[in-house]
């Protein structure tokens, strides 16, 4: 220098054909227990890496760019 993959909640990851963003763990509250843990119920937490574009509508499509990883030279 060229090519490819990944980027979504604090962490690990889903999200199908474009149609109101989810799960597990963690955290907080409550119930239960003599107490802790566990279990159960509930809550909070996201401008989907960034910018622009297409569209009535974008996590999803296009372009540019950044970071990480891998391959070729």
């Nucleotide at each position: 220098g060229c090519c490819g993959a990944u980027u979504u909640a604090g962490c690990u990851c889903a999200g199908u054909u474009g149609g109101u963003a989810g799960a597990g763990c963690a955290u907080c509250u409550g119930u239960u227990u003599u107490g802790u843990a566990a279990a159960c119920a509930g809550g909070g937490g996201g401008u989907c890496g960034u910018a622009c574009g297409u569209u009535c509508a974008a996590g999803u499509c296009g372009u540019a760019u950044a970071a990480u990883c891998g391959g070729c030279a």

Predicted 3D model of a 73-nucleotide RNA (transfer RNA) from Lactobacillus acetotolerans. It matches the Rfam family "tRNA". Rfam classes the family as a transfer RNA. Taxonomically the source falls in Lactobacillus (Bacteria, Bacillati, Lactobacillales, Lactobacillaceae). The RNAcentral record of the sequence draws on ENA and Rfam.